[in-house]
RNA sequence: ACCUCCGUGGCUCAGUGGACAGAGCGCCCGUCUCCGAAGCGGGAGAUCGCCGGUUCGACUCCGGCCGGGGGUA
Repeated sequence: ACCUCCGUGGCUCAGUGGACAGAGCGCCCGUCUCCGAAGCGGGAGAUCGCCGGUUCGACUCCGGCCGGGGGUA
């Protein structure tokens, strides 16, 4: 330099054009307990890496850029 995959709550991921973007773990509160843990109930937290484009409508499609993984030279 080129090819390829990825970028979504604190972490790991789902969502592949349409309803308030979901889950597990973690965190907070409550319950339980002598106290904790586990279990159970509830809650906070992501304008989906950035900028444009297409579309009635974009996390999703297209382009550029930034960042990360792999490959070729």
Transfer RNA from Actinomadura craniellae, 73 nucleotides, folded computationally.
Rfam family: tRNA.
The sequence is in RNAcentral, with records from ENA and Rfam.
The source organism's lineage runs through Bacteria, Bacillati, Actinomycetota, Actinomycetes and Actinomadura.
The coordinates come from a structure-prediction model, not an experiment, and the mean pLDDT is 82.